[in-house]
Molecule: SAM riboswitch aptamer (S box leader)
Organism: soil metagenome
RNA sequence: UCAUCGAGACCGGCUGAGGGAUUGGGCCCAAAGACGCCGGGGCAACCGCCGCAAACACGGAAAGGUGCCAACUCCUGCGGAGCCGCCCUCAAGGCAGCUCCGGCAGAUGA
Repeated sequence: UCAUCGAGACCGGCUGAGGGAUUGGGCCCAAAGACGCCGGGGCAACCGCCGCAAACACGGAAAGGUGCCAACUCCUGCGGAGCCGCCCUCAAGGCAGCUCCGGCAGAUGA
């Protein structure tokens, strides 16, 4: 820089207190042992391999290089749009909630 990120994937051992990227707000996991490390297993298909090819695309397999195996990147806080309840006589405006789109940031691969 580009691409993808709502799918999928366990068992055992060691350790022993926090962990879920930062940070605020939530909400989850966790001494019935989370997180992390090790062994085995698995999921997937970015690179690579094969087919078709000039190439792209597409398809196939998963020996090799990664990656991954709680929750949508767990949700959200930035911008925009829509819906909707309350306050207000009504509006304007304010507050709360829900949905969608786009960013920012992050993760993985090349």